[in-house]
RNA sequence: AACCGAUAAAGGCAAACCCGGCGAAAGCCGGCGACGCAAAGCCAUGGGUCUAACUCCGCAAGGACACGACUGCCAGGCCGCCGAA
Repeated sequence: AACCGAUAAAGGCAAACCCGGCGAAAGCCGGCGACGCAAAGCCAUGGGUCUAACUCCGCAAGGACACGACUGCCAGGCCGCCGAA
């Protein structure tokens, strides 16, 4: 230094529920709270998933669609704390 990752040490993040706010929705933000996480730090780049306001199709019911979202779904990229085996 690389890989790797411990019932180590220090520190960190925070699922669900509930409350408030934003949003058409998915979802996001804050509070509360810990299911978990060694990248659960960052980037929607590829795949995937969710939603469907606008738009289009349809007589209608309804259908399609991302320019909206999700990185705590999988890859990829960037960066980073500690050091037992």

The RNA shown here (c-di-GMP-I riboswitch aptamer) has 85 nucleotides and comes from a Chloroflexota bacterium.
NCBI's taxonomy places the organism under Bacteria, Bacillati, Chloroflexota.
Its mean pLDDT, the model's own confidence on a scale to 100, is 91.
It was read from a public genome assembly, where an Rfam model found it.